[in-house]
RNA sequence: CUCAUCCAGAGGGGCUGAGGGAUACGGCCCGAAGACGCCCCGGCAACCACCGCAUCGGCGGCAGGUGCCAAUUCCGUCCGGUUCCGCACGCAUGCGCCCGGGAAGAUGAG
Numbered sequence: 001c002u003c004a005u006c007c008a009g010a011g012g013g014g015c016u017g018a019g020g021g022a023u024a025c026g027g028c029c030c031g032a033a034g035a036c037g038c039c040c041c042g043g044c045a046a047c048c049a050c051c052g053c054a055u056c057g058g059c060g061g062c063a064g065g066u067g068c069c070a071a072u073u074c075c076g077u078c079c080g081g082u083u084c085c086g087c088a089c090g091c092a093u094g095c096g097c098c099c100g101g102g103a104a105g106a107u108g109a110g
Base pairs, nucleotide, nucleotide: 001110002109003108004107005106006105011041012040013039014038015037019030020029021028024077025076026075027074042069043068044067047065048064050061051060052059053058073104078101079100080099081098085096086095087094088093
């Protein structure tokens, strides 16, 4: 750089000791009843490898290499849409909610 996926799933122990949830801001959470991180064990999943089948689009098996085990990638930010609903409101309209996409990021494969 390219491609695929990202609303499913999966926790115990030990060490440590103050922040952590990628980055900036905002929100919302986790955290001295010990979070985050590291190690051990356990587990989840099935991208790649391997095996079998095939109507050649795929399907099934296995678990060797990765990965992962709070919250959708925790949510928003940028663009577009928006019947209904909520708020502001005299209307128009705006914002929220909701939907789609993008950006960024993560993982795998090349």
Molecule: SAM riboswitch aptamer (S box leader)
Organism: soil metagenome